[in-house]
RNA sequence: AACGAACGCUGGCGGCAGGCUUAACACGUGCAAGUCGAACGCUGUAGCAAUACAGAGUGGCGCACGGGUGAGUAAUACAUGGGAACGUGCCCUAGAGUACGGAAUAACCACGGGAAACUGUGGCUAAUACCGUAUAUUCCCUGCGGGGGAAAGAUUUAUCGCUCUAGGAUCGGCCCAUGCCAGAUUAUGGUAGUUGGUGGGGUAAUGGCCUACCAAGCCUACGAUCUGUAGCUGGUCUGAGAGGACGACCAGCCACACUGGAACUGAGACACGGUCCAGACUCCUACGGGAGGCAGCAGUGGGGAAUAUUGGACAAUGGGCGCAAGCCUGAUCCAGCCAUGCCGCGUGAGUGAUGAAGGCCUUAGGGUUGUAAAGCUCUUUUGUGAGGGAAGAUAAUGACGGUACCUCAAGAAUAAGCACCGGCUAACUUCGUGCCAGCAGCCGCGGUAAUACGAAGGGUGCUAGCGUUGUUCGGAAUUACUGGGCGUAAAGCGCGCGUAGGCGGCGCUAAAAGUCAGGGGUGAAAUCCCAGAGCUUAACUCUGGAAUUGCCUUUGAAACUGUAGUGCUAGAGUGUCGGAGGGGAUAGCGGAAUUCCUAAUGUAGAGGUGAAAUUCGUAGAUAUUAGGAGGAACACCGGUGGCGAAGGCGGCUAUCUGGACGUCAACUGACGCUGAGGCGCGAAAGCGCGGGGAUCAAACAGGAUUAGAUACCCUGGUAGUCCGCGCUGUAAACGAUGGAUGCUAGCCGUUGGGGGGAUACCCCUCAGUGGCGCAGCUAACGCGUUAAGCAUCCCGCCUGGGGAGUACGGUCGCAAGAUUAAAACUCAAAGAAAUUGACGGGGACCCGCACAAGCGGUGGAACAUGUGGUUUAAUUCGAGGCAACGCGAAGAACCUUACCAGGAUUUGACAUGUCUCUCGCGGACUCCCGAAAAGGAGUCCUUCGGUUCGGCCGGAGAGAACACAGGUGCUGCAUGGCUGUCGUCAGCUCGUGUCGUGAGAUGUUGGGUUAAGUCCCGCAACGAGCGCAACCCUCGUCCUCUGUUGCUAACAGGUUAGGCUGAGCACUCUGAGGAAACUGCCGGUGAUAAGCCGGAGGAAGGUGGGGAUGACGUCAAGUCCUCAUGGCCCUUACAUCCUGGGCUACACACGUGUUACAAUGGUGGUGACAAUGGGCAGCGAACCCGCAAGGGGGAGCGAAUCUCAAAAAACCACCUCAGUUUGGAUUGUACUCUGCAACUCGAGUACAUGAAAUUGGAAUCGCUAGUAAUCGCGGAUCAGCACGCCGCGGUGAAUACGUUCCCGGGUCUUGUACACACCGCCCGUCACACCAUGGGAGUUGGUUCUACCUUAAGCCGCCUCUAAAGCGUCCACGGUAGGGUCAAUGACUGGGGUG
Repeated sequence: AACGAACGCUGGCGGCAGGCUUAACACGUGCAAGUCGAACGCUGUAGCAAUACAGAGUGGCGCACGGGUGAGUAAUACAUGGGAACGUGCCCUAGAGUACGGAAUAACCACGGGAAACUGUGGCUAAUACCGUAUAUUCCCUGCGGGGGAAAGAUUUAUCGCUCUAGGAUCGGCCCAUGCCAGAUUAUGGUAGUUGGUGGGGUAAUGGCCUACCAAGCCUACGAUCUGUAGCUGGUCUGAGAGGACGACCAGCCACACUGGAACUGAGACACGGUCCAGACUCCUACGGGAGGCAGCAGUGGGGAAUAUUGGACAAUGGGCGCAAGCCUGAUCCAGCCAUGCCGCGUGAGUGAUGAAGGCCUUAGGGUUGUAAAGCUCUUUUGUGAGGGAAGAUAAUGACGGUACCUCAAGAAUAAGCACCGGCUAACUUCGUGCCAGCAGCCGCGGUAAUACGAAGGGUGCUAGCGUUGUUCGGAAUUACUGGGCGUAAAGCGCGCGUAGGCGGCGCUAAAAGUCAGGGGUGAAAUCCCAGAGCUUAACUCUGGAAUUGCCUUUGAAACUGUAGUGCUAGAGUGUCGGAGGGGAUAGCGGAAUUCCUAAUGUAGAGGUGAAAUUCGUAGAUAUUAGGAGGAACACCGGUGGCGAAGGCGGCUAUCUGGACGUCAACUGACGCUGAGGCGCGAAAGCGCGGGGAUCAAACAGGAUUAGAUACCCUGGUAGUCCGCGCUGUAAACGAUGGAUGCUAGCCGUUGGGGGGAUACCCCUCAGUGGCGCAGCUAACGCGUUAAGCAUCCCGCCUGGGGAGUACGGUCGCAAGAUUAAAACUCAAAGAAAUUGACGGGGACCCGCACAAGCGGUGGAACAUGUGGUUUAAUUCGAGGCAACGCGAAGAACCUUACCAGGAUUUGACAUGUCUCUCGCGGACUCCCGAAAAGGAGUCCUUCGGUUCGGCCGGAGAGAACACAGGUGCUGCAUGGCUGUCGUCAGCUCGUGUCGUGAGAUGUUGGGUUAAGUCCCGCAACGAGCGCAACCCUCGUCCUCUGUUGCUAACAGGUUAGGCUGAGCACUCUGAGGAAACUGCCGGUGAUAAGCCGGAGGAAGGUGGGGAUGACGUCAAGUCCUCAUGGCCCUUACAUCCUGGGCUACACACGUGUUACAAUGGUGGUGACAAUGGGCAGCGAACCCGCAAGGGGGAGCGAAUCUCAAAAAACCACCUCAGUUUGGAUUGUACUCUGCAACUCGAGUACAUGAAAUUGGAAUCGCUAGUAAUCGCGGAUCAGCACGCCGCGGUGAAUACGUUCCCGGGUCUUGUACACACCGCCCGUCACACCAUGGGAGUUGGUUCUACCUUAAGCCGCCUCUAAAGCGUCCACGGUAGGGUCAAUGACUGGGGUG
């Protein structure tokens, strides 16, 4: 785009078309073929009659047309074009004739049979019915003598008929060529009247059409036969065309008429509405017998997704009969039904902005529906009412039809839907739903913010239709003729020889098959196209033209192809000479080595492995020496070297033999290339027979390894490996690249020849064999004179993945198996090349407390703390490898608190707004009820500001209603912000340019170097940004300034002592500002660079130590319970208040810590040296009390002044290796402090008690210097509570060879079937469910073949004078037996697919 369509929703009108695609299934009823009295007799009715009308019958013509259907048919069909051996009623033309006779018969009458259908016997009668004779221009037969053959009348006197003959026209029969679907898993095939001939028969006519005889032919790879499917064509649909699909309507042809067979009549039939027979079915029946055939028009049932009225008329067109009038006509013309299609028209037009209301959305402002509506002004197609009223008819006759059309009237009145809106593809929002419901043509959408589901609003498209489904073509160059491919995507046969076939070098001549040009015939009409015309237009119809690309025929041309002839030498082949070679076959020979045997020497191991063991060996191995046997293979040379068609070929010699190459240019003269079938060769393994058997070695055995190890490793070991003969016929048989020929830059090697030169070498050339590379090609990789380039010829092969190179069938094979080779079903991919990442038990380089070297821990004990689990009314919630677990929580007795139980409140504990009332506000106390909150009663104290004097303004409280408040409710996978982690790792990118079809690359890679993408050099790159570094803070040295609360060197005073005092600011210190370090200097090294190594000086040396600082990004990482926030949810509750409880539970498991297990210690004593910090609801001195916690007390201090505050390890003494003078859990008693309150559930003190634990399995953590380890001190939180956290200082080590390994990371490179990226992907069995399919003892059915039996009707033949009867051949249906083929089904079974 299209449709004979169907279905869903919807539906105003008209015109023109179309309307059982399925059951060629079965049919009730009506109609569809009659007509003629001008052929004939009879009967009836009317009439006085003439006559008219009617009926059944004889006769004539018609019924072979028209109408229907597509079952069969792959050619007795059809299409196109030819042909000769024919027929033709009615029609036309021409010629001739139409004479004389005869015998019957229906109707009718009589008598019968039968239920009926129908029918018998006898009798009468007519004709244009039937028969005979005559005639014969022509006609037919013939043996050329001859023989045969017609007729019909009617009548109004005009004609209409009849017979014969010839011709025409029309129609039909027959023959030939070409074209005309699929299957070779239908081929050593098919055929027996088959192929041809002769004689005969038959027909309208040729002919095996039929028959007798003779011959053995005929068709077939250019596809016979068989099987399946199918009416063919003009044309229709599609397509740019070439093609592809189809064959409704209309037209031509064919075939069929319930199924099968058959003939009759006739001009024509083997006959749709005729006959006979058989069969199935239906109906009637008196059971004896009969009737029927809608694939005619309507209509019915059935089938189906599905297809109409039992209508009108012969008015027109046409047909039959008739002289005609006329009759008949479901042909036809019309009407009815159906949006089935095409076409046309309408459902109103103009104006109308408060942009109305309503709807929807909203950022709440508005937007949109939308000039849309309403309103106002008009119009009247359609429809309604009324009036007129055709053409179709050339005189009459109009079913359609009072129809088309015209006029008038009223009146916007009667008339819009469907699909879609994620992309493809025009058109977007809200709500509902929550991987549900659903959508979906492909991709895909839906798991709580869905433009994809459903609804709504809006929009887009088409419009009386719109969508869906089905089918065909297109897009699809996706079967490629036009117009594709085969190195790696599917695809080159393993290789050769060669048949048919295809293709083929240079010249000349002839003819003209192909080819080209002109003419003629045909190519039906319709259709398509063009021009015009008619319906108001269009669809539609009509007229004319063009076209019909084809076939036939004729005349010419001769370039090309083919044909015939004649030449040529460039292709091909032969010949002379020459050299190279693991080319092949046979025979012989050789040495090294392995193994075995014999002998000898010799002694305890050997062998083997990652390590071992099995194994061999004291019966003498291994090792060594000598000799022997036997089989197999041929080191070095040896080489991208040689040969061969491929497989393949390697010691030496001989014989036989194939091919290629070079030189010369003598010979032949296109002899060539390719090659379907065919034939041959063809590694290894395997098979058969016979040998041989040294090594090696499937199977097998043992030993190891392992979770297992039917493997890898080891020790043995049989087929086999070798030879001869035969088979198999496959390989990643690979260059994954068929063969041949020509052309198209080169450079560098190498093998074999030839030529030349200036001869250790070079140049030219032919034939091979390699590397790189231009043009060109390629999707890229790559190929590139050895093409995958440019061309020609031939062959083979491919057409999404899987199923499957499988099943079945065929062929081959001894078998194994090979070859040929599907389908059902299933998926939306499978695949190629390249890119970026990621990954690797790949490679290279480098780094990190990553390992190693060390020190100290954890894991074992008790306790603390967090988590899991369990428990519970609740044990609130979050965090979950590293990167959750002394985490949020810098501190849960109440509060906190979010959880639970119970008790209360409802505009609320908190905010804003409106209204009314009242008034400052506020504080203290008492009583009642109560667990408290809440509620009630009362006392006391105290109490506004401004002012225009108005509750007027500011403010507070109470009450009411409503907006709202409130939520630690959900979603961190809707978010912001913040944070963790890789990782303080050195990376991550951009602009321009360049390269690539592109993804992308380059830069950023490379050589060095660095802590560093740090720097240098090089480079199709040149620059730039975020990161690195530096800038910032702090510690370390010095200088300047400052000098109290700090300090005290010098001077002075004073004390038991003390910077205590005067004084001073030198030192320390305080805290501001400067200086200083930059590979700056020297030497070496390196490329003279960057840098590195060493040194000097210096407080500090190569980033001086520490901190802050965290690129692009990753983990849907964490957090809605910090905060903010979208959406959802609750609103007398999921909100708020209160009391009590819980977060503190406890068979258990884990993480992080503390204290220990002791002597480097414990206890006691002595008592020296810090730093950071804190302090007014505070730190709190001195002094006193208490064993102590603490209490009393209150100086001083908002702090360089006072205070916390004592530093502790250190040092001395005792203890002497034990569950202890270790260890301190647990428990008892008595206390202290904080606090409203220490029961659940705080900390501390004293006395008593004195548990486990004696250094910790597998495993695992931290740390590289003022670090680890060890020791104490302070702070935040905080009423109280610290073994945690954050800080501070004291003492103060060991070790690092090094980068093989573990972990993490960076750069380059490589492989990849990964991209959610190796925690990836993915293979097979097994189990379960479903699906299709193969085999299968068989069973059932269809179809077909062969043989035989029986044989209706009927033609033909025989018999008979003829008919009937009878007989014979053939033959439908039927039967028997045996085959072929197809399908269905089948216990069981095989593999396959999906989940």
A computed fold for a 1395-nucleotide RNA from an uncultured Alphaproteobacteria bacterium, annotated as small-subunit ribosomal RNA. It matches the Rfam family "Bacterial small subunit ribosomal RNA". Rfam links the family to the GO terms structural constituent of ribosome and ribosome. The RNAcentral record of the sequence draws on ENA, Greengenes and SILVA.